[in-house]
Context: one part of a larger RNA
RNA sequence: UGACGGGGGCCCGCACAAGCAGCGGAGCAUGUGGUUUAAUUCGAAGCAACGCGAAGAACCUUACCAGAACUUGACAUCGUAUGCAUUACCCUUAAUCGGGGAAAUCUCUUCGGAGACAUAUAGACAGGUGGUGCAUGGUUGUCGUCAGCUCGUGUCGUGAGAUGUUGGGUUAAGUCCCGCAACGAGCGCAACCCUUAUCUUUAGUUGCCAGCAUUCAGUUGGGCACUCUAGAGAGACUGCCGCGGACAACGCGGAGGAAGGUGGGGAUGACGUCAAAUCAUCAUGCCCCUUAUGUUCUGGGCUACACACGUGCUACAAUGGCUAUUACAAAGAGAAGCGAGACCGCGAGGUGGAGCAAAUCCCAUAAAAAUAGUCUCAGUUCGGAUUGUAGGCUGAAACUCGCCUACAUGAAGCUGGAGUUGCUAGUAAUCGCGAAUCAGAAUGUCGCGGUGAAUACGUUCCCGGGCCUUGUACA
Repeated sequence: UGACGGGGGCCCGCACAAGCAGCGGAGCAUGUGGUUUAAUUCGAAGCAACGCGAAGAACCUUACCAGAACUUGACAUCGUAUGCAUUACCCUUAAUCGGGGAAAUCUCUUCGGAGACAUAUAGACAGGUGGUGCAUGGUUGUCGUCAGCUCGUGUCGUGAGAUGUUGGGUUAAGUCCCGCAACGAGCGCAACCCUUAUCUUUAGUUGCCAGCAUUCAGUUGGGCACUCUAGAGAGACUGCCGCGGACAACGCGGAGGAAGGUGGGGAUGACGUCAAAUCAUCAUGCCCCUUAUGUUCUGGGCUACACACGUGCUACAAUGGCUAUUACAAAGAGAAGCGAGACCGCGAGGUGGAGCAAAUCCCAUAAAAAUAGUCUCAGUUCGGAUUGUAGGCUGAAACUCGCCUACAUGAAGCUGGAGUUGCUAGUAAUCGCGAAUCAGAAUGUCGCGGUGAAUACGUUCCCGGGCCUUGUACA
């Protein structure tokens, strides 16, 4: 000087407290451990691994296993020889690997050849998701969006170092004010960026419809006032008033205002810590393999199942289930795509193909909600697992191993021990909608809106953190 303390002081955070909803019990989904297996590929491991890499394992992917096959190779550059390249068809093969047959057939040219491709052959080499993240780059997590981390000059100290950065106030903040052997500065904080909340203005189609006419319908005439869209501006700055404060910074209350004291949300992550994670995104040193640890294919596996854990979904019902009728969104996607109306089917879906590269068409009926009826507290008209049969869709192909539908079946489960998690407002809770990946395959992820609470006395205690100080046999 740090680090640590079941030392002290001050302060903060859904850290506790006050509340609401959960998890832990059940069934299922999913990840992990374990076990099993020919293989169940590999990585991730307290917080900060475990719906994580994986925004999607039937084949492919795929790295694993069994079998079959290739050896200058699936891929790159270089030599020689031959042939146009390339493609339809037939035979063979387990094979869209490979082999054989046969047909038609490139471009430029100074006619020497050149370009691209295929086959054969020679070696230089290719190749490796093999090892080492404790050799590395890059990227990332984390403490933590915590308020800190430093430097120059000066001064003090023999020196390590100190000072500044401490102190009195204040702030979300090393934020600002005052003081002070310090005076300044840098990286962080804040602001500048995006979005949302209000208004003005410009513009008025594909959007909108107040008045006029018209219609089944903003459908059409008409209009651009309103909504909306998207450009440009305005607006909030403790600016104004009062009180407190040290006449300061600032705090409290008020006015006006759509909004008030960083208005709400996002992006933004200092010096560093954990030899943290990643050699399997990529790049890369060294080591290792080179008729195999490379490459290709068929089938299997990653989907196994006495069990244990994490994360979720659905429930256990009456604030509910079921039936009928009636409303109100936002944000997105769409051409090998989205696919209306119509018709067929109980349905999943099918036939068909209007329109739309989309403010025009379409996905696309939002659902909770409301109104009416029914059930009457039961393992039930709760709950839907499991299983059977019959079907649908995608795709060469759903046996291992997809999703969906109809009928039948109708497990467990009556609110969950110790313990433990999230959340302070348009939040929690609850309700549906969309997208990425994607042929198909979400209860996951990422977004979108609808309905919409309770509680916060307070900082004694638990956890984490910041500043000052003190002790130390630690560095």
Predicted 3D model of a 475-nucleotide part of an RNA (small-subunit ribosomal RNA, 3' major domain) from an uncultured bacterium. The full RNA is in RNAcentral, with records from ENA and SILVA.